[in-house]
RNA sequence: AUGUUAUCAAGAAAGGUGGAGGGAAUAGACCCGAUGAAACCUUAGCAACCCUUUGUUCUAUACAAAGAAGGUGCUACAUUCUACCCCAAAUUGGGAUAGAUAACAC
Numbered sequence: 001a002u003g004u005u006a007u008c009a010a011g012a013a014a015g016g017u018g019g020a021g022g023g024a025a026u027a028g029a030c031c032c033g034a035u036g037a038a039a040c041c042u043u044a045g046c047a048a049c050c051c052u053u054u055g056u057u058c059u060a061u062a063c064a065a066a067g068a069a070g071g072u073g074c075u076a077c078a079u080u081c082u083a084c085c086c087c088a089a090a091u092u093g094g095g096a097u098a099g100a101u102a103a104c105a106c
Stems, first nucleotide, its partner, number of pairs: 002105007013043005021032003026083004044075004049071002051067006079098001084095003
């Protein structure tokens, strides 16, 4: 890189370097940015996906509670919104595609 599964309307900051972009891709919109974007570094924090402990269950790719030491990820706006399909009171609905994160497989 690829495949499978699960989750994604919750949560969570400041400093330094830097110097104009950023919010995944295509298109449109909207928002953030010299009151300092991206990126990098430091510290802090949030999160139970892996993990640790306990309980339930013993069907199973199982459920619940506690835990942030470790592996990781994240810390504006619903994955910022819409575009593909369906319902529809034409909607703040449901699904798919794609994306992000984790675990496993290869």